[in-house]
RNA sequence: GGGCGUAUAGCUCAAUGGCAGAGCAAUCAGCUCAUAACUGAGAGUGUCUUGGUUCGAGUCCAAGUACGCCCA
Numbered sequence: 001g002g003g004c005g006u007a008u009a010g011c012u013c014a015a016u017g018g019c020a021g022a023g024c025a026a027u028c029a030g031c032u033c034a035u036a037a038c039u040g041a042g043a044g045u046g047u048c049u050u051g052g053u054u055c056g057a058g059u060c061c062a063a064g065u066a067c068g069c070c071c072a
Stems, first nucleotide, its partner, number of pairs: 001071007010024004018055001027041004048064005
């Protein structure tokens, strides 16, 4: 320098163009002499950035950023 892929909650990951979710973690409560484990509850303004297409974009398109892989 060229090609490909990934980017969503604190972490790991879902989501057919039509209300953004799950598990774990954390918080609170229960249980316990106490802690862990266990049980229950209620939150989580989080889609890498900027534009475009569309009635409607996490999803499609373009450019960019970061990371990874391959080639040179």